[in-house]
Background: The part of an RNA shown here (small-subunit ribosomal RNA, 3' minor domain) has 144 nucleotides and comes from a Planctomycetota bacterium. Its Rfam family is "Bacterial small subunit ribosomal RNA". The coordinates come from a structure-prediction model, not an experiment, and the mean pLDDT is 81. It was read from a public genome assembly.
Context: one part of a larger RNA
RNA sequence: CACCGCCCGUCAAGCCACCCAAGCAGGGUUCACCCGUAAUCGUUGACCCAACCUAUGGAGGGAGACGCUGAAGGUGAAUUUUGUAAGGGGGACUAAGUCGUAACAAGGUAGCCGUAGGGGAACCUGCGGCUGGAUCACCUCCUU
Numbered sequence: 001c002a003c004c005g006c007c008c009g010u011c012a013a014g015c016c017a018c019c020c021a022a023g024c025a026g027g028g029u030u031c032a033c034c035c036g037u038a039a040u041c042g043u044u045g046a047c048c049c050a051a052c053c054u055a056u057g058g059a060g061g062g063a064g065a066c067g068c069u070g071a072a073g074g075u076g077a078a079u080u081u082u083g084u085a086a087g088g089g090g091g092a093c094u095a096a097g098u099c100g101u102a103a104c105a106a107g108g109u110a111g112c113c114g115u116a117g118g119g120g121a122a123c124c125u126g127c128g129g130c131u132g133g134a135u136c137a138c139c140u141c142c143u144u
Stems, first nucleotide, its partner, number of pairs: 003107001005104001008100002011097001013094002016091001018089003023084012039069001041067004047062003052058002110131009
């Protein structure tokens, strides 16, 4: 400063953090399929081989070939997680923006609580409840 008071909400501006979030990028785990290293094992072994044998051969071994398992890799799916983010949402704050005037006096419709509906906004209306309502009148009690 003391009603030329106080004060509420929408809208507009600035700034800050937060929430939701389509999409995008990446990581982890699991499953299915594809491809299939080295190596072991199995089959084969017309080619190769010093030791053994009853010796132009045999036994045995090997290269090679095929197959099972199989690491890395690839594709897809599920799940989880990280980053980024169009957009959306309310919130805090910021002397002097906009619209109204809800509350504080009976604040000009008393206010508030719960609930439902409605409305640019504060709010309005209905129902139930409270007095932390003014005024007037009456009753009871106390004091002088």